[in-house]
Predicted 3D model of a 73-nucleotide RNA (transfer RNA) from Oryctes borbonicus. It matches the Rfam family "tRNA". Its family is annotated with triplet codon-amino acid adaptor activity in the Gene Ontology.
């Protein structure tokens, strides 16, 4: 410096351009129990890496640039 692929909850993910982004765990409250744990039930927690474009409509397509991961020089 060049190319590949990623970036969505604290963490590991889904999510194929369409009507309120969702799941496991973890956290937070309550039921159970003598108590902890398990179970079972509520809840909180995101402006989807940044900005522009495109499109009625963007997590999703398309460009730059940031950051990580591999490979090569």
């Nucleotide at each position: 410096g060049a190319u590949u692929c990623c970036g969505u909850a604290g963490c590991g993910c889904u999510g194929u351009g369409g009507u309120u982004a969702g799941c496991g765990u973890a956290c937070c409250c309550g039921c159970c129990c003598g108590g902890a744990g398990a179970g079972c039930g509520g809840g909180a927690g995101g402006c989807c890496g940044u900005a522009a474009g495109u499109u009625c409509a963007a997590c999703u397509c398309c460009u730059a640039c940031c950051g990580g991961u591999a490979u090569c020089u």